[in-house]
């Protein structure tokens, strides 16, 4: 580090996501207090207002109203004058170049890092020398005048540290080295002597002021210039520069240099990435991060850059100037219309934008700044304060005790649990807020006195110590202390399916919602929404964005490419990168060491302060870098000088479809002559289209033409690869072997680049014999623009020129080197051996195969690596979108090659495993087919079902496996429906309370429930209290519910399937899932059983153990029997007797492949005999493994949940369930002569009977019906058995077959047969004459076919069902094919598992995109046009104060004015580029049930 998500399940790639740190954050709910941080990330938009830079009287010249007063005069004491001194402009100095904003623009010497020469630097330090004399202006003022204004004009005065000249020149500059040229300024304090106009002068401190620092070096700070290296992204930006690279000559700067010019030269940069595009201030650090990295640059600090946008210079030390100037230009504002003014990206703030960022606050007390000699003055720097949970750190919201485990809540199996010591109550404490007081330290200084020092001539003055004094806080009601009072004023947020700590109940019902990924929600949702509990954090918590991490998912550390994405079709070679051995030398990488640097903060250690912490602060450390040097020399490099193993060259001799160019040959088709011949050929699954009587096909015999080479022929050979096959000639490349001369590292690899490069196309020009895209005809289909047939053009073939791509595959670049082997094959070659050639054995070389070890996710690869290595080149970084769009090269054209991105999904792949499936295979099995034999489907007629109807026609069952099912009994009941009349604690149960026997009979009313009267009657037990049992009545808990969910269940049941399977343990193998076992070789009904076997062994299923039945035996014989005795009867086990017998029912025995032959492996078994009643399971039945189908069943029962409570419970009469145009399942009866009818006779089993079977006798044609023996049943009854078997008729007809149907008339049950009964009589007398397609059941006591019997049951609609027994066949060659199943095996993109998946086009919605006639902006290039301001330049006209001069002038030197050259900004023009936006058109995406067909996945039905 470890997680979740691709699968049925597995391992591996692989991608999305999650937990974790963070943040200038917003948003949402909450909000006590304090500290320290931090706060316009978006409009560098736009700005009201006020503020942020001024300052010096000690440079100057003036100088007010009022007001003040050291000092002096004067006073009428009021004051007034002067004079100080405050304003204030202004001349001059000094500072506005710091300080404070922002990040716009910039990809650059911007910025970092280390160096550099050719330079500057106000004010500060240190030296040296100076600081002398003169002039001339000009604000200010004052006077005129203009103008709205804002600002000038004109003319006169006028000071100075303002300005200009002369002197001086150590030292500077310059230079032809001979010289030559340049400076100043004073002001204040204080002073003795001496001078004086009495102002000073002068002298001394200070401050100021001049000039300079030299050997190309004064410090110190600041700047400017240079150069190494380092600093994103795009190649769909590849070529770019003309002042451009250099030279020289001038110019220009502080200062090097094309910085600028003018000439010469022609360079100068790029693949190590020039230019161009697009984006960005850079760093120190910041966030993560184990680290390397990654992302980032807010607050602190450095540097750069900008100031409304653009241009440009002035001034100065220093700007090309945030609060300075000019000029375009856009905006704003004032205006008197003429003209002006303005720049918050400084502090506050204001609108705007935005999802979002604070006060028009205080103080200069402190820190630093700027001016000033100094007091001071200025300072929106700073230091404070406000505002904001923005972060980060502290602290509290109370401690203890407290079980009746109060209440209430919420659960509940109802006991109870839980909230839960929580709370209340008791005891206590007061931090923090609140109120009273008290109270630090931020402060030292400056000035003021005093005493010594330095400087000086000086006791002045100045400076700087010591002592003393006095004074200065914005913050601030500070921070801390201390006192009062009181639990008092102080918790919330977010989850709670799984990753992730944390669970229950309601509601809700694919609804509403959730949701970070994977999903949750269709009535029992721990995922929704509430609640109760809970887990987490806690003045916070959550969310979103956003960045690192996880993620080894770009992989330097640290990945990969045979199949998972991922080796360029091969190859020749440039640049590049790597590179054999020896000796020398060098010392650039490499290593050591020292120096410098790597600012500060920060981060780390160790201290310290702040009650701790955050947080300040002291010092260390670290900063892996860089440069400079000193050393070290093995390695690498470099340069020299050998070697010969790499690699080459010569030599022999062999092999080969190894290329190229002209020639040959021959089989075959095809055609076209000619001969033979006649109806077909010919083609297919089956045909048709063709072809043929105008003579085909078929045969023979010339002939013409193309293209390809059969056998040899081979996982043979050759070549880089594409690819090469008849023959021989000729031209030519490269391989391998042998000996082992030469040469002497010449090698590998290869970005770019260049050659070759299958097919198919393409261009011109031949040639076409077959085959053949297209295309036409036939078929085939539902269609058939397919696949099969029949024909047939490009094209295949030659030339010559493009294209340049394949699944260009070993899906495996290329060389080398090392790592076990076995075994073929093709070339050479050696050794043995022989006369010789085989055989044997060795080596090299190539090509295959098995196989170790390693490897690998498996598969697999294995000396021809995919093992171990080293060089080099390619290439990959989730799936679609899409190898697409634009761009760009290449092409004649197709296209090629390079090659995104918007949106889209949570996958998408590899490899193996289990299973399932396959119009894949093997083997085997089942009345699966086949053989047979009977039927369904057609008729009527029962039944069931759909459907229709109805009030209702309860409900449930629905492929096999619903439909004669639940129902083995609907007129009323049943019943669960409908109409109708009633009850409401209820018909049924349990508790309570008073009472009372209860039932029951009668009468009325009503359809009955049911109501009202009447009437009869007085239970049991007892310890005598009282208790049960039953009825009415009365209140509430509660009863009831055939209501709903079989997808919430239990039980039970059907289905594969009585199919031979389904599994375990412990071994063993595999990373795993899962293999072995159970595969295999035989056999079996069978995972029966036998041998093998990494298995060994065991359960559940087969079997057997049971139960019937078939033979015998033993036991026992009554109701069963009767042989033999014996009675008797018309007869008859009727009787005695009797247990043989047959039976009955209990036990046993017998079958076990045991015996024999064969077979087979010597086994299991097989197959035959043989003995038996029975032979290989005798025959049947009970008996259903692990599952499977969310199969049935909430309506059998039972049961969560949810519903309904004067009803969805209950009671009650009528009615439906019996409805019928129609469809189907299962049955009955038949259609006939094997029958049908009539008469005769014969022989069963199983059963069932007291509310019952009922005989025998009698009536009735019969149904029945009197009646009423026997029987609670081997005893009696039901009971007749039917087919059959003799006789007889009927004679092929809708009949003497069939009986439906309707009428009539009866029986029977029954409270009652109308709706709706079953049978009987007579009569009627439908349909039907063997049933289309298609479909069932049966292998033997089976099928068919006969009849009995039973449960339901008052009775029945039973032709049903479960049984029972009688008569009693036919077939099976055999698995080729349908179904269903079992095993191996095998493909697979299926796992809901083929009723599986899945693919395209149309249509229909969102959303993104591409080209688009156009059209609208942004950037830019390059030509031209105009051209402000301003610098430089030129100036012959014009104007001038300082200097000269020969002076009403002239010079020098300067102004303005004008001209030129550069030039923003605007203008045309014409490209390039980029964004908006567009009619139309184009693909792609996603989107629960749209169409059409069915391409892929199995051999996917055409691989």
């Nucleotide at each position: 580090u470890a997680a979740g998500u691709u699968u049925g399940a597995u391992c591996c790639u692989g991608g999305c996501u999650c937990a974790g740190a963070u943040u200038g954050a917003a948003c949402g709910c909450u909000g006590g207090c304090g500290g320290c941080a931090u706060g316009c990330c978006u409009a560098a938009c736009a700005c009201a207002u006020g503020c942020a830079a001024g300052u010096c009287g000690a440079a100057c010249g003036c100088g007010a109203a009022a007001g003040u007063c050291a000092g002096c005069a004067c006073u009428u004491c009021g004051g007034u004058g002067u004079g100080a001194g405050u304003a204030g402009a202004g001349c001059g100095g000094c500072g506005g170049a710091c300080g404070g904003g922002u990040g716009a623009g910039u990809a650059a010497c911007g910025c970092g890092u280390a160096g550099g020469a050719a330079u500057u630097u106000g004010c500060c330090c240190a030296g040296u020398a100076g600081a002398g004399g003169g002039g001339g202006a000009c604000a200010a003022c004052a006077u005129g005048u203009g103008g709205a204004a804002a600002c000038g004009c004109a003319u006169g005065c006028u000071a100075a540290u303002a300005c200009c000249g002369c002197a001086u020149a150590c030292g500077c500059c310059c230079u032809a080295u001979g010289g030559g040229g340049g400076a100043a300024a004073g002001c204040a304090g204080g002073g003795g002597a001496g001078c004086u106009u009495c102002g000073g002068a002068c002298c001394u401190u200070g401050c100021g002021c001049u000039a300079u620092u030299g050997g190309a070096g004064g410090g110190a700070u600041g700047a400017g210039c240079c150069u190494a290296c380092g600093u994103c992204c795009g190649a769909u930006u590849a070529g770019c520069u003309u002042g451009u690279u250099g030279g020289u000559g001038g110019g220009g700067u502080a200062a090097a240099g094309g910085c600028c010019u003018a000439c010469c030269a022609a360079g100068g940069c790029g693949a190590c990435g020039a230019u161009c595009g697009g984006u960005a201030g850079c760093u120190g650090g910041u966030c993560u991060g184990a680290g390397a990295g990654g992302a980032u640059g807010a607050u602190c600090a450095g540097c750069c850059a900008c100031a409304c946008u653009g241009g440009g210079a002035c001034u100065g030390a220093g700007a090309c100037a945030c609060g300075g100037c000019c000029c375009a230009g856009a905006c704003u504002c004032c205006u008197a219309c003429g003209g002006g003014a303005g720049g918050c990206a400084g502090c506050a703030g204001u609108g705007g934008g935005g999802a979002a960022u604070a006060u028009u606050g205080g103080a200069c007390a402190a820190u630093g700044g700027g001016g000033g000699c100094a007091a001071c003055c200025c300072u929106g720097a700073u230091c404070c304060a406000g505002c904001g949970a923005u972060g980060c750190c502290g602290c509290g919201u109370g401690u203890g005790u407290g079980a009746a485990g109060a209440a209430g809540g919420c659960c509940u199996g109802c006991g109870g649990g839980u909230u839960g010591u929580a709370a209340a109550g008791c005891c206590c404490u007061u931090u923090c807020a609140g109120u009273g007081g008290g109270g630090a330290a931020g402060a030292a200084a400056a000035g003021c006195a005093g005493c010594g020092g330095a400087u000086g001539a000086a006791u002045a003055a100045u400076c700087g110590g010591c002592u003393g004094u006095c004074u200065u806080g914005a913050c601030g009601u500070u921070a801390c202390c201390c006192a009062c009072a009181g639990a008092a004023g102080a918790a919330g947020c977010a989850c709670c399916g799984g990753c992730u700590a944390a669970c229950u109940c309601c509601g809700u019902g694919c609804c509403a919602g959730c949701a970070g990924c994977c999903g949750c929600g269709g009535u029992a949702a721990u995922a929704c929404g509430g609640a109760g509990g809970g887990u987490g954090c806690g003045a916070g918590c959550g969310u979103u964005a956003a960045u690192c991490g996880g993620a080894a998912u770009u992989a330097c550390u640290g990945g990969g490419c045979g199949u998972a994405a991922a080796g360029c079709g091969c190859g020749c070679g440039u640049a590049g990168g790597c590179g054999g051995u020896u000796c020398g030398g060098u010392c650039a990488g490499u290593c050591g060491g020292a120096u410098g640097u790597g600012a500060a903060a920060g981060c780390c250690c160790c201290g310290g302060g702040c009650u701790c912490a955050a947080c300040c602060u002291g010092g260390g450390a670290a900063u892996u870098g860089c440069a400079u040097u000193c050393g070290a020399u093995a390695c690498u490099g470099c340069c020299g000088g050998g070697c010969u193993a790499g690699a080459g060259u010569a030599u022999g001799g062999u092999a080969g479809a190894g290329g190229g160019u002209a020639g040959u040959g021959g089989a075959a088709u095809u055609c076209c002559c000619g001969a033979u011949g006649u109806a077909g050929c010919g083609g297919u699954g089956a045909a048709a289209u063709g072809c043929g009587u105008a003579g085909a096909u078929a045969u023979c015999u010339u002939g013409a033409g193309g293209a390809a080479c059969a056998c040899c022929g081979g996982u043979g050979g050759c070549g880089a690869a594409a690819g090469c096959g008849g023959c021989a000639c000729u031209c030519u490349g490269g391989c391998g072997c042998a000996a082992g001369a030469c040469u002497g590292a010449c090698g590998c690899u290869g970005a770019g680049g260049c050659u070759c490069g299958a097919a198919a196309g393409c261009g011109u020009g031949g040639g076409g014999a077959g085959c053949g895209a297209a295309c036409g005809g036939g078929a085939u289909u539902a269609g058939a623009u397919a696949c099969c047939c029949c024909g047939g053009u490009a094209g295949u073939c030659c030339a010559c020129g493009c294209c340049g791509u394949a699944a260009a595959c070993g899906u495996u670049g290329u060389g080398c080197a090392c790592u076990a082997g076995g075994u073929g094959u093709a070339g050479g070659g050696g050794g043995u051996a022989u006369c010789g050639a085989c055989c044997c054995c060795c080596c090299c070389u190539g090509u295959g195969c098995c196989g170790c070890a390693g490897c690998u996710a498996a598969c697999g690869c294995a000396u021809u690596a995919a093992g171990u290595g080293c060089a080099c080149c390619g290439c990959c970084u989730g799936g679609g979108g899409a190898g697409u769009a634009c761009g760009g090269u290449c092409g004649c054209a197709a296209g090629a090659c390079u090659g995104a991105a918007a949106c889209u999904c949570a996958a998408a792949g590899g490899a193996a495993u289990u299973g399932a499936c396959g119009g894949g295979g093997g083997c085997c099995c089942g009345c699966a087919c086949a053989a047979g034999c009977g039927g369904u489907g057609g008729a009527g007629c029962a039944u069931g079902u759909g459907g229709u109807u109805u009030a209702a026609u309860u409900c449930g069952a629905g492929g096999c496996a619903a439909c004669g099912c639940g129902a083995a009994g609907a007129a009323c009941c049943u019943u669960a429906c409908c109409c109708a009349g009633a009850c409401u604690u209820g018909a049924c149960a349990u508790c309570c309370c008073a009472g009372g026997a209860c039932c029951g009979c009668u009468a009325u009313g009503g359809a009955a429930a049911c109501a009202u009267a009447g009437u009869u009657u007085u239970c049991c037990c007892u310890u005598c209290g009282g208790g049960g049992a039953c009825c009415a009545g009365g209140a509430g808990a509660c009863a009831g519910g055939u209501g709903u969910u079989g997808c919430a269940u239990g039980g039970c049941u059907g289905u594969c399937g009585u199919c031979a399977g389904c599994u375990c343990g412990u071994g063993u193998c595999g990373u795993g899932a899962g293999a072995u076992g159970u595969u295999g070789g035989g056999u079996u009904a069978a995972g029966u059983c036998c041998c093998g076997c990494a298995a060994c062994g065991a359960g559940c299923g087969c079997a057997a153990c049971c139960c019937c039945u078939g033979u015998c035996c033993u036991u026992a014989g009554u109701u069963a029997c009767c042989a033999g005795c014996a009675c008797g009867u018309u007869a008859u086990g009727g009787u005695g007797g009797g247990c043989a017998c047959u039976c009955u029912a209990a036990g046993g025995a017998g079958a076990c492949u045991g015996c024999c032959g064969g077979u087979g492996a010597u086994a299991a078994g097989c197959c035959g005999g043989a003995g038996g009643a029975a032979g290989g399971u005798g025959g049947g039945g009970a008996c259903g493994a692990c599952g499977u189908c969310a199969a049935g069943u909430c309506a059998u029962c039972a049961u969560g949940g949810c519903c309904c409570u004067u009803a969805c419970g209950u009671c009650u009469g009528g009615g439906g369930c019996u409805a019928c145009a129609c469809a189907c399942g299962u049955g009955c009866u038949a259609c006939a002569a094997u029958g049908g009818c009539c008469g005769g006779u014969a022989c069963a089993a199983u059963g069932a009977g007291c509310c019952g079977c009922a005989a025998u006798a009698c009536c009735g044609c019969g149904a029945g019906g009197u009646g009423g023996a026997g029987c609670c049943a081997a005893u009696c009854u039901c009971a007749a058995a039917a087919a059959g078997c003799c006789g007889g008729u009927c004679u092929c007809a809708g009949u003497u077959c069939g009986g439906a149907u309707u009428g009539g008339a009866g029986u029977c049950u029954g409270c009652a047969a109308c709706u709706c009964g079953a049978c009987u009589c007579c009569a009627u007398g439908a349909a039907g004459u063997u049933g289309g397609a298609a479909u069932c059941g049966c292998u033997a006591g089976u099928a068919a076919u006969c009849g009995c019997g039973u449960a339901u049951c008052a009775g029945c609609u039973a032709c049903g069902a479960c049984g029972c027994g009688g008569u009693g066949a036919a077939u099976a060659c055999g698995u080729u094919c349908c179904c269903g199943g079992g095993c191996c095996u095998u493909g697979u993109a299926c796992a809901c598992a083929c009723c599986g998946c899945c693919c395209g086009u149309c249509a229909c919605a969102u959303g993104a995109c591409c080209c688009g006639a156009g059209u609208c902006g942004g950037g830019u290039g390059c030509a031209c046009c105009c051209g402000a301001a301003g610098u430089c330049a030129c100036u012959g006209g014009c104007c001038c104060a300082a200097c000269c001069c020969u002076c009403u002038g002239g010079g020098a030197g300067g102004g303005a004015g004008g001209u030129g050259c550069c030039u923003a900004a605007g203008g045309u023009g014409u490209g390039c580029u980029u964004g908006g936006u567009a009619a139309g058109g184009g693909g792609g995406a996603u989107g629960a049930a749209g169409u059409c067909g069915u391409a892929a996945c199995a051999a996917g039905g055409u691989a």